[in-house]
RNA sequence: CCCGCGCCGGGAGAUGGCAUCCUCCCCGAACCGCCGCAAGGCUGAUGACGCCUACCGCACU
Numbered sequence: 001c002c003c004g005c006g007c008c009g010g011g012a013g014a015u016g017g018c019a020u021c022c023u024c025c026c027c028g029a030a031c032c033g034c035c036g037c038a039a040g041g042c043u044g045a046u047g048a049c050g051c052c053u054a055c056c057g058c059a060c061u
Base pairs, nucleotide, nucleotide: 009026010025011024012023013022016052017051018050020048021047033042034041035040
């Protein structure tokens, strides 16, 4: 000097939290859903898998 493998900080992934994984960004960043000219309307508490909580509906007491 070249090649290969592995590790480390912070932030983010359309509504709260936990664990794991993945992706993006390096601070004038990443990110901030969809339809509609607008008025307005629609879905989802996940980026993914698994949970907790909140919310809604039904049934029973």
Predicted 3D model of a 61-nucleotide RNA (Fluoride riboswitch aptamer (crcB RNA motif)) from a Pseudomonadota bacterium. It matches the Rfam family "Fluoride riboswitch aptamer (crcB RNA motif)". Rfam links the family to the GO terms response to fluoride and positive regulation of gene expression. The source organism's lineage runs through Bacteria, Pseudomonadati and Pseudomonadota. Of the family's consensus pairs, 100% are formed in the model.